The prediction has a mean pLDDT of 83. The RNA shown here (transfer RNA) has 72 nucleotides and comes from Candidatus Roizmanbacteria bacterium RIFCSPHIGHO2_02_FULL_38_11. The sequence is in RNAcentral, with records from ENA. Rfam family: tRNA. Gene Ontology term of the family: triplet codon-amino acid adaptor activity. It is annotated as a transfer RNA. RNAcentral records the identical sequence in 3 taxa.
RNA sequence: GCGGUGGUAGUUCAGCGGUAGAACGUCUCCUUGCCAAGGAGAAGGUCGAGGGUUCAAAUCCCUUCCACCGCU
Numbered sequence: 001g002c003g004g005u006g007g008u009a010g011u012u013c014a015g016c017g018g019u020a021g022a023a024c025g026u027c028u029c030c031u032u033g034c035c036a037a038g039g040a041g042a043a044g045g046u047c048g049a050g051g052g053u054u055c056a057a058a059u060c061c062c063u064u065c066c067a068c069c070g071c072u
Base pairs, nucleotide, nucleotide: 001071002070003069004068005067006066007065010024011023012022013021018055026042027041028040029039030038048064049063050062051061052060
């Protein structure tokens, strides 16, 4: 330099055009003499960045940043 894969909640990941989700973690409450376990609920996201297409984009297109892999 070229190609490929990935970037979404604090963490690990789903979601492949139509209201952004799960598990774990965090907080509150219930249960218990206390802790743990269990139950109920809540908070937490400009979907790496910028632009384009579309009535509508995490999703499609272009550019760009970062990580990893391969080729040279």